Bacterial RNase P class A from an uncultured bacterium, 356 nucleotides, folded computationally. It was read from a public genome assembly, where an Rfam model found it. Rfam family: Bacterial RNase P class A. About the family: Ribonuclease P (RNase P) is a ubiquitous endoribonuclease, found in archaea, bacteria and eukarya as well as chloroplasts and mitochondria. It is annotated as a ribozyme.
RNA sequence: GGAGCGGGCCGGGCGGCCGCGCCGUCAGCAGGCGGUGAGGAAAGUCCGGGCUCCACAGGGCAGGGUGGUGGGUAACGCCCACCCGGGGUGACCCGAGGGAAAGUGCCACAGAAACAUACCGCCGGCCGGUGGGCCGGUAAGGGUGAAAAGGUGCGGUAAGAGCGCACCGGCGGCGUGGUGACACGCCGGCCAGGCAAACCCCGCCCGGAGCAAGGCCGAGUAGGGGGAGAUGAGGUGGCCCGCCGAUCCCCGGGUAGGCCGCUAGAGGCCUCCGGCAACGGAGGUCCCAGAGAGAUGGCCGCCGCACCGAGGGAUGCCUCGGUGUACAGAACCCGGCUUACAGGCCCGCUCCCGUU
Numbered sequence: 001g002g003a004g005c006g007g008g009c010c011g012g013g014c015g016g017c018c019g020c021g022c023c024g025u026c027a028g029c030a031g032g033c034g035g036u037g038a039g040g041a042a043a044g045u046c047c048g049g050g051c052u053c054c055a056c057a058g059g060g061c062a063g064g065g066u067g068g069u070g071g072g073u074a075a076c077g078c079c080c081a082c083c084c085g086g087g088g089u090g091a092c093c094c095g096a097g098g099g100a101a102a103g104u105g106c107c108a109c110a111g112a113a114a115c116a117u118a119c120c121g122c123c124g125g126c127c128g129g130u131g132g133g134c135c136g137g138u139a140a141g142g143g144u145g146a147a148a149a150g151g152u153g154c155g156g157u158a159a160g161a162g163c164g165c166a167c168c169g170g171c172g173g174c175g176u177g178g179u180g181a182c183a184c185g186c187c188g189g190c191c192a193g194g195c196a197a198a199c200c201c202c203g204c205c206c207g208g209a210g211c212a213a214g215g216c217c218g219a220g221u222a223g224g225g226g227g228a229g230a231u232g233a234g235g236u237g238g239c240c241c242g243c244c245g246a247u248c249c250c251c252g253g254g255u256a257g258g259c260c261g262c263u264a265g266a267g268g269c270c271u272c273c274g275g276c277a278a279c280g281g282a283g284g285u286c287c288c289a290g291a292g293a294g295a296u297g298g299c300c301g302c303c304g305c306a307c308c309g310a311g312g313g314a315u316g317c318c319u320c321g322g323u324g325u326a327c328a329g330a331a332c333c334c335g336g337c338u339u340a341c342a343g344g345c346c347c348g349c350u351c352c353c354g355u356u
Base pairs, nucleotide, nucleotide: 001352002351003350004349005348006347007346008345009344010343012303013302014301015300016299017298018297020037021036022035023034024033025032026031039327043338044337046336047335048334049333050332051210052209053208054207058241059240060239061238063206064205065204066203067202068082069081070080071079072078083097084095085094086093087092098201099200103199104198105195106194107193119142120141121138122137123136124135125134126133127132150168151167152166153165154164155163169191170190171188172187173186174185175184176183177182214260215259216258217257224251225250226249227248228247234244235243267286268285269284270283271282272281273280274279304325305324306323307322308321309320310319311318312317
């Protein structure tokens, strides 16, 4: 200098005018003044939890989710570290990564055969005579296929075959190391097709509904009609048990207002300590939106940044003009994942080339 890999962060600034929500205050929803007012994803609503109500959420069946090992966490399908397999020269990336030796099912086309069979071939015997037929053996070779009774070689044999042997691969046993996934070594011819994001089996997890949860107050109408109900309505929105338990459903009529929940929290930042890390602990410090048809906006000027054009100059610049400045937007809260994003910054690492 070139090409890459991983991670973190920013994502406009200042001023003027007009306007909006919430809070405080001036006695008052008007007006004045002061304070405060979106995001890294507030998004998709895909997971996990808090909170609320229903049993204090209990047992079983069904159903759903998850799936290497160890750890982190309130929890997770998230995160960290490691193992195994695959890809890359490498930094590094990808993997629903339990079980196919419990059973069932499927494996297109081709092929004799898709899991137990032999089409061609090889070998032996018999018949017959000469491009043959029948019986038997075999699975080395050929052919088909994504995949065909472990692979290569030597021996062996009528031809062959783990039939014997060496090495490699798998499986099983033992030993050593490791918390473990697993790795390494030795032994045993034990040699078994693939698919479980097919049913299924195994381990673990999951009760349901959701802030329109739920609670309080007020207004208004009615004090009406029909039906069910302690022989159990309803809670229960999968079913059964269990538990609670006296109201529940439909019609008609009326009201569709206020308050709480509601924002101080698994909270942000800094320092130190423990840990490879995710993260945890201690101390200090800060307060950071809370509307309810839903505010956080619009215009203008200057600056910044990027691109384009023109001019000047001493290569890293200057001047002028133009264009652009994203994705998007809280609604009970939090932890993740995923997706969108103009432009830009920082850190660590790898490979190649050159110079010293």